[in-house]
RNA sequence: UUUGUCUCAGAGCAAACCAUCUGAAAAGGUGGGACGCAAAGCUGCGGGCCUAACGUUUGUAAAAAACCAUGGCGGCCGGGUUGCCAAA
Numbered sequence: 001u002u003u004g005u006c007u008c009a010g011a012g013c014a015a016a017c018c019a020u021c022u023g024a025a026a027a028g029g030u031g032g033g034a035c036g037c038a039a040a041g042c043u044g045c046g047g048g049c050c051u052a053a054c055g056u057u058u059g060u061a062a063a064a065a066a067c068c069a070u071g072g073c074g075g076c077c078g079g080g081u082u083g084c085c086a087a088a
Base pairs, nucleotide, nucleotide: 001088002087003086004085012037013036017032018031019030020029021028022027035075041081042080043079045078046077047076048073049072050071055067056066057065058064
């Protein structure tokens, strides 16, 4: 550096769901719990996806609706960066 289909050792992470806290929500923290993961370590840089509070528009207004990321997802893909073991 490449590969990890199969395979060794020691570790690691933890989906759904449940409890609780934060949040408008998406989601996140903690504890439990394991579907999976060789980067399921880190990074919102590009794409994608989720949410739509504030704001804007429609509406006489209220209700309601539409748009909008400045909110998120690294366990969607790509990029960047660091890294265990084995084999070549």

A computed fold for an 88-nucleotide RNA from Fictibacillus terranigra, annotated as c-di-GMP-I riboswitch aptamer. Model confidence (mean pLDDT): 84 of 100. It was read from a public genome assembly, where an Rfam model found it. Lineage of the source: Bacteria > Bacillati > Bacilli > Fictibacillaceae > Fictibacillus.